[in-house]
């Protein structure tokens, strides 16, 4: 100098729940907590799933069908800190 690695520094996010707010609802944001995450940043118009249903439609134990709405901490796709301490 190169290349691999995960054995580190030094941070980073924030699950359930609880308070509040918005919302018909999945669910968002805030503040409180941490279950975890090497992309638990981004992207819902590259794809693929999955969840909601105030309207319309149909139906009438229920299921459908449009249209919207939402989840990237489901899979994914692009992007990036550090590095033998």
């Nucleotide at each position: 100098g190169u290349u691999g690695u995960u054995u580190a520094a030094a941070g980073g996010c924030a699950a359930a729940c609880c308070a509040c707010c918005c919302g018909a609802a999945a669910g968002c944001g805030u503040g409180g907590g941490a279950c975890g995450c090497a992309a638990a940043a981004c992207u819902a118009c590259a794809g693929g799933g999955c969840c909601c249903u105030c309207g319309c439609u149909a139906a009438a134990c229920a299921c459908g069908g449009c249209a919207g709405g939402g989840c990237a901490g489901c899979c994914a796709g692009g992007u990036a800190c550090c590095g033998u301490a």
This is a predicted structure of an 85-nucleotide RNA (c-di-GMP-I riboswitch aptamer) from Undibacterium sp. KW1. The sequence is in RNAcentral, with records from Rfam. Model confidence (mean pLDDT): 81 of 100. The organism belongs to Undibacterium, within Bacteria.